[in-house]
RNAcentral holds the sequence, with entries from ENA.
Predicted 3D model of a 386-nucleotide RNA (Bacterial RNase P class A) from Pedococcus sp.
It matches the Rfam family "Bacterial RNase P class A". By type it is a ribozyme.
The coordinates come from a structure-prediction model, not an experiment, and the mean pLDDT is 77.
Lineage of the source: Bacteria > Bacillati > Actinomycetota > Actinomycetes > Pedococcus.
The gene name in the source record is rnpB.
């Protein structure tokens, strides 16, 4: 100097003009509102609404049956599908990175194509042995030795080959050829046993020829977890209307509640559809809450304690903008000037030309996704110097 690896942190400052909204004050008006003027006025993601939770209103006699979620271990946390640490399997020389990571000897399903055969499977070529036929050599010979091949019949699965995957690998011993058939050694798998380690699980001994695919983002199987609805939740004032027609039904019980569905259990006199008729104003919920921020402490850490300290967004057809100076930033080529032996850079000036994604809506942890650029910190790798 080059090439990365992971964290963190900004989201342009000032002044001015003109708009916007809650609010507070003054003043006008009988109100509805207008004028001034003063404070305050988006985010890292306010987003997407994928998860958790707070909050609120139903429900909160019970059982059984679906249903949906989650899935190494430990731990953190108001909860979570988050986070954090370790374990495991993959990938990187390495920083570090990935992983929807329980089970497939409980059962059912599926495995394209392409091959003989694809799950307790199969013999296309080839290879062996044996019969039968003709042929070639050798032989006096249709004996008898040999060689090569058609054809049936049998071995076996080493070797070729097809495949993403073909039912352990290397040697060897056997064999007619030949295989875990047997042998050594190596993976792997099942028990067992010892040590570690809260654990996942890791390290070593024996035994047993046991060799046994792969799918559960395929039923399924285990273990654990789950009321339902969502601020249009809910509550409080103010104010408006007409009624009507059909069906069920009042103890022979409609209807409704108890998330789904069964039995059960409660509440009942009114209920259900269709058509018509009215309102759609105001105020509460509404922002101080698992809060941010500094120190200390305890913890690898994610978090927790504890002391201090901050503090003004709350709209309701939705407010938070836009333009002009200047100042900083970035790009681009031009000029000067300059370090370096190169490669490469620096610094000053004018011009030109940029400045995203994006926007609150009851609130908060989280995830996932968008974003012009910019700073900062650990660390790794390579080459060079001392």
């Nucleotide at each position: 100097u080059g090439a990365g690896u992971c964290g963190g942190c900004c989201a342009g400052g000032c002044g001015g003009u003109c708009g916007c909204g809650u609010c507070g004050g003054u003043g006008a008006g009988c109100a509805a509102u207008c004028a001034c003027c003063g404070c305050c006025g988006a985010g890292g993601a306010a987003c997407g609404u994928c998860c958790g939770g707070g909050c609120u209103c139903c429900a909160c006699a019970g059982g059984g049956c679906a249903a949906g979620g989650u899935g190494g271990u430990g731990g953190c946390u108001a909860a979570c599908g988050g986070c954090c640490a370790c374990c495991c399997g993959g990938g990187g020389u390495g920083a570090c990175c990935c992983g929807c990571g329980g089970g497939a000897c409980a059962g059912u399903g599926c495995c394209a194509c392409a091959g003989a055969g694809a799950a307790c499977a199969g013999a296309c070529c080839g290879c062996c042995u044996c019969g039968u036929c003709g042929c070639c050599g050798g032989g006096u010979a249709a004996a008898c030795c040999g060689g090569a091949g058609a054809c049936g019949a049998g071995g076996g699965a080493a070797g070729g080959g097809u495949g993403a995957a073909a039912c352990g690998g290397u040697g060897g011993u056997g064999u007619a050829a030949g295989a875990g058939a047997c042998c050594a050694c190596c993976a792997g798998c099942g028990g067992u046993c010892u040590g570690g380690g809260u654990g996942a699980c890791c390290a070593g001994g024996c035994c047993g020829g046991c060799u046994c695919g792969g799918u559960a983002a395929a039923c399924c199987c285990c273990a654990c977890c789950u009321g339902g609805a969502g601020c249009a939740a809910g509550c409080u004032c103010a104010g408006a209307c007409a009624g009507u027609g059909u069906g069920c039904g009042u103890u022979c019980g409609a209807g409704g509640g108890c998330g789904g569905c069964c039995c059960g259990c409660c509440c009942g006199a009114g209920u259900a559809c269709a058509c018509g008729g009215g309102u759609a104003g105001a105020g509460c919920g509404c922002u101080g809450g698992a809060g941010g921020c500094a120190g200390u402490c305890g913890g690898c850490a994610a978090c927790g304690g504890c002391u201090g300290u901050c503090g003004u967004a709350g709209a309701u057809g939705g407010a938070u903008g836009a333009c002009c100076g200047u100042c900083a930033c970035c790009u681009g080529g031009c000029g000067g000037c300059u370090g370096g032996c190169a490669a490469c850079g620096g610094c000053c000036g004018a011009c030109a030309g940029g400045g995203a994604c994006a926007g609150a809506a009851c609130c908060c942890g989280g995830c996932g996704u968008a974003u012009c650029g910019g700073c900062c910190g650990a660390c790794u790798c390579a080459u060079c110097c001392a």